[in-house]
RNA sequence: GCGGCGUGCUUAACACAUGCAAGUCGCACGGACCGCAAGGUCAGUGGCGGACGGGUGCGUAACACGUGAAGAACUUGUCCAUCGGUGGGGGAUAGCCGGCCCAACGGCCGGGUAAUACCGCGUACGUCGGCGGGGACGCAUGUCUCUGCCGGGAAAGCAGCAAUGCGCCGAUGGAGAGCUUCGCGGCCUAUCAGCUAGUUGGCGGGGUAAUAGCCCACCAAGGCAACGACGGGUAGCUGGUCUGAGAGGACGAUCAGCCACACUGGGACUGAGACACGGCCCAGACUCCUACGGGAGGCAGCAGUGGGGAAUAUUGGACAAUGGGGGCAACCCUGAUCCAGCAAUGCCGCGUGUGUGAAGAAGGUCUUCGGAUCGUAAAGCACUUUCGGCGGGGACGAUGAUGACGGUACCCGCAGAAGAAGCCCCGGCUAACUUCGUGCCAGCAGCCGCGGUAAUACGAAGGGGGCUAGCGUUGCUCGGAAUUACUGGGCGUAAAGGGCGCGUAGGCGGCUCAGCCAGUCAGGCGUGAAAUUCCUGGGCUUAACCUGGGGACUGCGCUUGAUACUGCUGGGCUUGAGGCCGAGAGAGGGUGGUGGAAUUCCCAGUGUAGAGGUGAAAUUCGUAGAUAUUGGGAAGAACACCGGUGGCGAAGGCGACCACCUGGCUCGGUACUGACGCUGAGGCGCGACAGCGUGGGGAGCAAACAGGAUUAGAUACCCUGGUAGUCCACGCCGUAAACGAUGUGUGCUGGAUGUUGGGGUUCCUAGAAUCUCAGUGUCGUAGCUAACGCGGUAAGCACGCCGCCUGGGGAGUACGGCCGCAAGGUUGAAACUCAAAGGAAUUGACGGGGGCCCGCACAAGCGGUGGAGCAUGUGGUUUAAUUCGAAGCAACGCGCAGAACCUUACAGCCCUUGACAUGGUCACGACCGGUUCAGAGAUGAACUUUCCCCGCAAGGGGCGUGAUGCACAGGUGCUGCAUGGCUGUCGUCAGCUCGUGUCGUGAGAUGUUGGGUUAAGUCCCGCAACGAGCGCAACCCUCGCCUUUAGUUGCCAGCAUGUUUGGGUGGGCACUCUAAAGGAACUGCCGGUGACAAGCCGGAGGAAGGUGGGGAUGACGUCAAGUCCUCAUGGCCCUUAUGGGCUGGGCUACACACGUGCUACAAUGGCGAUGACAAUGGGAAGCCAUGUCGCGAGGCAGAGCCGAUCCCAAAAAGUCGUCUCAGUUCAGAUCGCAGCCUGCAACUCGGCUGCGUGAAGGUGGAAUCGCUAGUAAUCGCGCAUCAGCAUGGCGCGGUGAAUACGUUCCCGGGCCUUGUACACACCGCCCGUCACACCAUGGGAGUUGGUUCUACCCUAAGCCGGUUGGCUAACCGCAAGGAGGCCGCCGACCACGGUAGGGUCAGCGACUGGGGUGAAGUCGGAACAAGGUA
Repeated sequence: GCGGCGUGCUUAACACAUGCAAGUCGCACGGACCGCAAGGUCAGUGGCGGACGGGUGCGUAACACGUGAAGAACUUGUCCAUCGGUGGGGGAUAGCCGGCCCAACGGCCGGGUAAUACCGCGUACGUCGGCGGGGACGCAUGUCUCUGCCGGGAAAGCAGCAAUGCGCCGAUGGAGAGCUUCGCGGCCUAUCAGCUAGUUGGCGGGGUAAUAGCCCACCAAGGCAACGACGGGUAGCUGGUCUGAGAGGACGAUCAGCCACACUGGGACUGAGACACGGCCCAGACUCCUACGGGAGGCAGCAGUGGGGAAUAUUGGACAAUGGGGGCAACCCUGAUCCAGCAAUGCCGCGUGUGUGAAGAAGGUCUUCGGAUCGUAAAGCACUUUCGGCGGGGACGAUGAUGACGGUACCCGCAGAAGAAGCCCCGGCUAACUUCGUGCCAGCAGCCGCGGUAAUACGAAGGGGGCUAGCGUUGCUCGGAAUUACUGGGCGUAAAGGGCGCGUAGGCGGCUCAGCCAGUCAGGCGUGAAAUUCCUGGGCUUAACCUGGGGACUGCGCUUGAUACUGCUGGGCUUGAGGCCGAGAGAGGGUGGUGGAAUUCCCAGUGUAGAGGUGAAAUUCGUAGAUAUUGGGAAGAACACCGGUGGCGAAGGCGACCACCUGGCUCGGUACUGACGCUGAGGCGCGACAGCGUGGGGAGCAAACAGGAUUAGAUACCCUGGUAGUCCACGCCGUAAACGAUGUGUGCUGGAUGUUGGGGUUCCUAGAAUCUCAGUGUCGUAGCUAACGCGGUAAGCACGCCGCCUGGGGAGUACGGCCGCAAGGUUGAAACUCAAAGGAAUUGACGGGGGCCCGCACAAGCGGUGGAGCAUGUGGUUUAAUUCGAAGCAACGCGCAGAACCUUACAGCCCUUGACAUGGUCACGACCGGUUCAGAGAUGAACUUUCCCCGCAAGGGGCGUGAUGCACAGGUGCUGCAUGGCUGUCGUCAGCUCGUGUCGUGAGAUGUUGGGUUAAGUCCCGCAACGAGCGCAACCCUCGCCUUUAGUUGCCAGCAUGUUUGGGUGGGCACUCUAAAGGAACUGCCGGUGACAAGCCGGAGGAAGGUGGGGAUGACGUCAAGUCCUCAUGGCCCUUAUGGGCUGGGCUACACACGUGCUACAAUGGCGAUGACAAUGGGAAGCCAUGUCGCGAGGCAGAGCCGAUCCCAAAAAGUCGUCUCAGUUCAGAUCGCAGCCUGCAACUCGGCUGCGUGAAGGUGGAAUCGCUAGUAAUCGCGCAUCAGCAUGGCGCGGUGAAUACGUUCCCGGGCCUUGUACACACCGCCCGUCACACCAUGGGAGUUGGUUCUACCCUAAGCCGGUUGGCUAACCGCAAGGAGGCCGCCGACCACGGUAGGGUCAGCGACUGGGGUGAAGUCGGAACAAGGUA
């Protein structure tokens, strides 16, 4: 793109323009008109049909529907069958004609006329009514049948030449249709609990086709209801449809059956049938016409219009078929129907091409730049023609005629890959992934959740997945959901046991015998419409669709049978239950009385200054005599010890003693009753504390209240007072964590152990053992449980009955009802809002929880910091810039082992392929170096200088330089929250894990916990664990002792030598030392202790003793710790600048603040003198002896040494002398002058020296740091960086202490345990008021509307009743008149309407109440840990 088959106002039963949707018959009748006639047309009378067909779902919760029965209480036109009839008369009337009124609709008067129209009469097989007799039958009122008598009641003709046909009347039966009645079945609400007056029944009557309070008079007082009446809400019912494994749940479009309705309400007429969709009358609303007098209308028929709405079609064709109405028929009518049109609205089918085709084209996308992918996809080549298009033929549906559909289906031919693909998705659920853009923005989202610069989640692209003429979204329904649980759930702690008992209805119920057969089971019969679903055939090319047959319709009724179980009836039984007798325990209840201790008060005595109270205090009491103490008295309340997971009670609850009244329970016995039982909706009673009413009482205690404290505050916790109340009597209230958070009853199911009450048996009898009944505890088996736990006192296994639950919040709130004096109780929602709330257990973390244990953690000590001056780092401020980083411990003498330039990253001038790398292209032959000029310099200009190899040359190659709007370089630019690496920290703390096994549903546990021990998860023992790994320790380095080896530059004991006395020299390698290899220490030995262990304590020996001292070594991890500015690196950013070069400046600023240090404040000292003893190290652009100059820093000259050789190099504290407590002979800042050194250069901004100057400072507040032995303290020395610059850093040695009772407290840490509402893990979580915004909701003076009830008023049309009024063809009568009819009037009933008062529901409503939700608001700090007052 196409076709087939279905379906198509779910909303306003809202209003409708226009057309059509019910007519027909001349063979019932007269007439008018046309026609020569035959005949035709037309209105009317008459007949049949307009009660069917078609539409809609308002109403209706009802015998409306479904199903099954009943009618002995009924009707039935047309049709079928049968029997019998169809005689004889009469009077009108429409049309028509004439006249009149009239806008219209229509109407009036007069005249005449027909019938299958109307009316008497005759007849009457049946039939109907009354009376009588016989028979048969039925559950019954009664029915059927035979028969006698009396009485009532019929008819129509037409066509045809005729035969005959169609009609008509009475009757019987049938078919089909209708009416009535009943059983059963199917919605929500009890916040509707009582309803009912024709109501329920009876007698009599009326009425109907027929029963009946259907209606009426009278009589009686009934009837319905928790098995849900009455009321409210909602709704047409069903076959069926959708879903589901089923049971169910939801729905009731199309098709089919029934019902109801036809603008709204009422009413009847006609008729076989209606209270009538396209009929009538009345009322009302609305619309239209009008001459204003009056009329007309009813699409919920088919089309169509407006409106409403998210939304639903043509003002089509045809009666050809099927069916319907009329007709004898021809035929007419038929928006029923059959077709066509519109709509991807559903289902089904088909197509949009097929094969081949790798240069894997171009292009897109991605890329690790190699490639990959779209992709055989395309192109190309070779084919095909379904569908569509064009042309031709052309049906079935039609049994003889007739075809709207329709030139349709179908068939044939032709052209040409030609005309025919989209939509959603790609984080998980859930099939499918990359790039870019964006940067908590824009947006997505069904749930969880994505997005804050690397987004598979947003948007786009490429690719992929799914479905396909569709795809996605939204809405609704069922499913999943065992999430209302009948099938098929629960209630200790998750939601859920009523506070407890008594007991009504109901439910359930022991053993046995018999009967019945209601339930139950089986067979048969009837019914369960068709369609649908299912099975199996058939027809369209297939399928959808249509269709034959079968099955099914799980139901209801009737009938026959069975009798186990349940039930019912009757009989019996004793085990359930109860009774009787005898014992027993008890804070069971009620009333009255009695008692002692204590408290307070009063009186009196003794006695004196305090008492009381607290963390500490104060309020308070007391010199007017308290507290304390002694004696006496008063009052009220409660009953110590006994006292106990002891007792009693249904629960609440009950505690001194005695008496009386009284309930229940237990045990033992038993010869009684004979299922009398269990549970228990409603109901009734009891029911702690607090509270309420009335009257008493009031010692102590004690809400409220007052005062004192505490505190930021303290309407609290603490203290001092203190009133209701607590107590008694009577009456209310009726709640609770009324808890065992566990309803009650019964039965069954291993044990162990304690205790209360009773009984039995045995024994060696102050007693013990054992059995048993009833209670009350603990532990545990099986089993149960999500786990915790329960476990004969079940939460086990079962049965019976009751109560209750169905996510959190809103809320146990609101409204309504009931109860209450009130407080309030009970019953008990919704809107709205959230994606959770919750239980149990686990691992952590945390605790103003507990236990155990460590650490210079505290304590005990020594010395400091914090005060001063200076140095240095940081903050802040300043500045053109004061570059950047580091931030509690773990930033701050840190990066920086050394900023005058450089460094340098900051701030001003210049350069642009660049200071540096590689490649391409071009030019040159050098580059380098030198000179001059300009400039602050970088730089620029000028001059000078002119390469190598091959080759004859041309040329080529190399190298170098220059140029080049190329590609790229470069970046201390950003991101340490994209990263690697490195580092800090907890912490050198003793921990962190794994395999296998075991336990647990699981997270997880065990091991790793426990008892000891250790510095240590170190070791030992024990143990459902056994082992293992990373850590600890050890192995490594160093110091301490010894040995061996080696012996120069080191050393010198012995030997020799020399005298410049120095290992200087020979010599030696013993010693020291150097530097390599070894040894040595292991709780090994002894004693004690411990568990016979590990270990600990003491001792011996030893240089060293229990890891000998020090170092290196840092587990799993934590802190998004630190570092993109060491380095490396993803991404982003800059590219005549964020790159590069340069000069001067800045990093050195200075009101301040902090950290880390140095020097001091002095006599343990300063100064002078003296001149002894180290170690580690360094040295060539170096260390520098020595000499000399200078007061000195240093200068000059100059030996040695690339070092155990020479040099730096003097060690200093020490010792001796002096000063005598002062701003000093302390301290040295600051400033001045003069110098020295380094360096291109010391102005900003170096170090040092000399002279002079001589500040603060007299031991430092709160607070705070280090250190446990060769340590602290103190003293000097060296080195790295470095031209120069050290109070810093890293090392070295000298002198060399004090103290540790101990672990309560502070800090940090380890293990075990406990609680937890924390898990971003206490720097956590979290509550309430207030303020602001929004949302829904309750109350509310009232107000508006819907609905309903009661009473009364008015009463249309109409039927019914009455009627003295008027009119009146048929019949009677000779007539008068009568019968009858119509109209009128009256009466009863009654729709609409009106008045008044109720019920109920809804809308709005000033103001007001709480609730919910919101961003980082305010105030506090209630809860979670002992949450700091559980």

A computed fold for a 1430-nucleotide RNA from a metagenome, annotated as small-subunit ribosomal RNA. Rfam family: Bacterial small subunit ribosomal RNA.